[in-house]
RNA sequence: ACUGCAAGCCGCGUUAUCGACUUUUUAUUUUUAAUAAUGGGUAGGAAAGUCCGGACAGCACAGAGCAGCGCAUCCUGCUAACAGCAGGACUUCUUUGAAAUAAAAGAACGAGACAGUGCCACAGAAAAUAACUGCCGAAAGGUGAGGGUGAAAAUGUGGGGUAAGAGCCCACGGUUGCUACCGGCAACGGUAGCUUCGGGUAAACCUUGCGUGCUGAAAUGCCAUGUAAAGGAUCGCUUGAGGGCGGCUCGUCCAAUGAUCCAGGGUAGGCAGAUACAGGUAGUCAGCAAUGGCUAUCGCAGAUAAAUGAUAACGGCUUCUUUGGAAGUACAGAAUCCGGCUUACAGGCUUGCAGUAUUU
RNA sequence: GCUGUUGUAGCUCAGCGGUAGAGCACUUCCUUGGUAAGGAAGAGGUCGGCAGUUCAAUCCUGCUCAACAGCU
Numbered sequence: 001a002c003u004g005c006a007a008g009c010c011g012c013g014u015u016a017u018c019g020a021c022u023u024u025u026u027a028u029u030u031u032u033a034a035u036a037a038u039g040g041g042u043a044g045g046a047a048a049g050u051c052c053g054g055a056c057a058g059c060a061c062a063g064a065g066c067a068g069c070g071c072a073u074c075c076u077g078c079u080a081a082c083a084g085c086a087g088g089a090c091u092u093c094u095u096u097g098a099a100a101u102a103a104a105a106g107a108a109c110g111a112g113a114c115a116g117u118g119c120c121a122c123a124g125a126a127a128a129u130a131a132c133u134g135c136c137g138a139a140a141g142g143u144g145a146g147g148g149u150g151a152a153a154a155u156g157u158g159g160g161g162u163a164a165g166a167g168c169c170c171a172c173g174g175u176u177g178c179u180a181c182c183g184g185c186a187a188c189g190g191u192a193g194c195u196u197c198g199g200g201u202a203a204a205c206c207u208u209g210c211g212u213g214c215u216g217a218a219a220u221g222c223c224a225u226g227u228a229a230a231g232g233a234u235c236g237c238u239u240g241a242g243g244g245c246g247g248c249u250c251g252u253c254c255a256a257u258g259a260u261c262c263a264g265g266g267u268a269g270g271c272a273g274a275u276a277c278a279g280g281u282a283g284u285c286a287g288c289a290a291u292g293g294c295u296a297u298c299g300c301a302g303a304u305a306a307a308u309g310a311u312a313a314c315g316g317c318u319u320c321u322u323u324g325g326a327a328g329u330a331c332a333g334a335a336u337c338c339g340g341c342u343u344a345c346a347g348g349c350u351u352g353c354a355g356u357a358u359u360u
Numbered sequence: 361g362c363u364g365u366u367g368u369a370g371c372u373c374a375g376c377g378g379u380a381g382a383g384c385a386c387u388u389c390c391u392u393g394g395u396a397a398g399g400a401a402g403a404g405g406u407c408g409g410c411a412g413u414u415c416a417a418u419c420c421u422g423c424u425c426a427a428c429a430g431c432u
Stems, first nucleotide, its partner, number of pairs: 001356010012315007020042004025037005044331001048342002051340005056216004063250004068212005073089006090110001091108006111207002116205002118201003132147002134143003155173006174197001177194007220272004231262005242254004279298008316329005361431007370384004378415001386402005408424005
């Protein structure tokens, strides 16, 4: 210097003209408003997906049980909260590497397969019950040793033993569980003894532990305009139809100007919710960090079928080039508001690590 | 804005984790003087895409894309 990986940050600028939404001030008028002038503001890091967690609102200040749903290694911390984030550790797997079980880097929807049930195609004798073949035996019977397939075959090697065999026994290993001791806050690890040796799958049912009421701003509260408090059918009026507590049961509350259906009539405008807060920026302090405290300063979109735009010039950047220039400038656009996660993204900057080449 | 469903052959749809099927349509042959109908044979699939769990994924899980439906 270049390339690659990881993390973090930025993510086009200036000017002019013409507009759109919102708002301060002023003036006028037809005065809870409209119009005009003037000044200010006007998309994002993801505004996206709607996957988690909340705020907020309603349903009874949200009751009990069952069902359903969600979460899942351990410790500590952060936070309004979380399945998120930060720091550290454990187990398993992968890669590099090595004499080695050393070491380094990365990943994990990472509770339980010794509670129970289910499933495991093809191949194979057999997929977990043990049968067939073979071997032994006079027979009864014994036999997970041999069978070669498969992703997976009843603990591996060696020896003893036997009629033939087999953890049947022994030695050295491996594996499961329990107990004791040691280390650790814990997950877990190590040693010893006893015991087991029956694979996989829970992102199959399920079990264990913890949590969970439902609906989402088209929630919800209100104003205005207008209509048919009419008509028909069924049920019911306290011995209560029906409804709320959106699965079921219980319990409880409401309930007569009633409920459901049929066929019709009317409206389809506005206000609040709704933009000042878990706010932004800068500095400083505490902390490894996530994050928090203090000080200063700022006010920074609020539309409703939806404004945030269009045109021109100059500049920046990228690519190509006949060196004149030409083309391009990502992903994408608020809709009640926040915190996270995930996904999309041209180009640029910073830091760290690795590799290559050259020079010293 | 909120909520839900679906994606499999050209079209309409099935499909218990184990080699993906049906009807119509298409191609070739038979039948007919010819066409249709009928009969025989055949072709046609990255199961929307990417990743994961598993020995094995259309099926289970996550992300993503597209289409459709409901709610004032």
Source information
This is a predicted complex of two RNAs, RNase P RNA and transfer RNA, with 432 nucleotides together. It holds a member of the Rfam family "Bacterial RNase P class A". Rfam classes the family as a ribozyme.